[in-house]
RNA sequence: GGGCCCGUAGUUCAGUUGGUAGAACGCCUCAUUUGCAAUGAGGAGGUCACCGGUUCGAGUCCGGUCGGGUCCA
Numbered sequence: 001g002g003g004c005c006c007g008u009a010g011u012u013c014a015g016u017u018g019g020u021a022g023a024a025c026g027c028c029u030c031a032u033u034u035g036c037a038a039u040g041a042g043g044a045g046g047u048c049a050c051c052g053g054u055u056c057g058a059g060u061c062c063g064g065u066c067g068g069g070u071c072c073a
Base pairs, nucleotide, nucleotide: 001072002071003070004069005068006067007066010025011024012023013022019056027043028042029041030040031039049065050064051063052062053061
């Protein structure tokens, strides 16, 4: 330098055919307990890496940039 894959909550990851962004764990509150843990109920937490384009509408499609992984040189 070139090919391919990936970037979504604090972490690990879903998100189908473009139509209100989700799960598990973690965190907070409450109940239960003498207390902790476990369990149950509720809650907070998101610039979907960034810029632009297409579209009535983009996490999703297109182009570019950046970062990570991998292969080739």